[in-house]
c-di-GMP-I riboswitch aptamer from Pelotomaculum propionicicum, 86 nucleotides, folded computationally. Of the family's consensus pairs, 95% are formed in the model. The source organism's lineage runs through Bacteria, Bacillota, Clostridia, Eubacteriales and Pelotomaculum.
RNA sequence: CGUGAAUAAAGGCAAACUCACCGAAAGGUGGGGACGCAAAGCCUACAGGCCUAAAGCUGUAAAGCAACGGUGGCUGGGUUGCCGGA
Repeated sequence: CGUGAAUAAAGGCAAACUCACCGAAAGGUGGGGACGCAAAGCCUACAGGCCUAAAGCUGUAAAGCAACGGUGGCUGGGUUGCCGGA
């Protein structure tokens, strides 16, 4: 400098579920808990997807539309980085 196919060690994160709190909801934060993860570190104010539907709009109503709300553990991209192999 390039790379993450395999293996080892040290350490890291933590799905479902559950308790508390926050939220209209999706979901989030913290405790417990481990399905998995080599970036499951960070960026959603980089692009797209997906979820919700409060304000607002339409409607007699039911309901529909609607992101400025979410999801980086949906994908691509950006950025930083432990350890090891060649």